[in-house]
């Protein structure tokens, strides 16, 4: 010098689901999944069977394990706002060479 994971700010792009009762406030039941939140597949680990000891194999587990899967707690179902993820810039911050 160069500028990874990872974070922040800006800006732009961003789905999905509603009816009815009611003068309103507001009920009654249907939905939706991309804010967040929750749950686990294979593998891996541990422990036993059973060993002097290893590998394989079976079993066992408040072990680890992912999502855009599933769950609908929260949110959401005109607009507006909010929105995972994408994308450009700028910043922090400095891994690797």
């Nucleotide at each position: 010098a160069u500028g990874a994971u990872a974070a922040a700010u800006a800006c732009g792009g961003g789905a999905g689901a509603g009816a009815c009762c009611g003068u309103a406030a507001g009920g009654u039941c249907g939905c939706c999944g991309a804010a967040g939140g929750a749950g686990c597949a294979a593998g891996c680990c541990u422990u036993u069977g059973a060993u002097a000891g290893c590998u394989a194999c079976a079993a066992a587990g408040u072990g680890u394990g992912a999502a855009a899967c599933u769950c609908u707690c929260a949110g959401g179902c005109c607009c507006a706002a909010g929105g995972a993820c994408c994308g450009u810039a700028u910043u922090u911050g400095g891994a690797c060479u």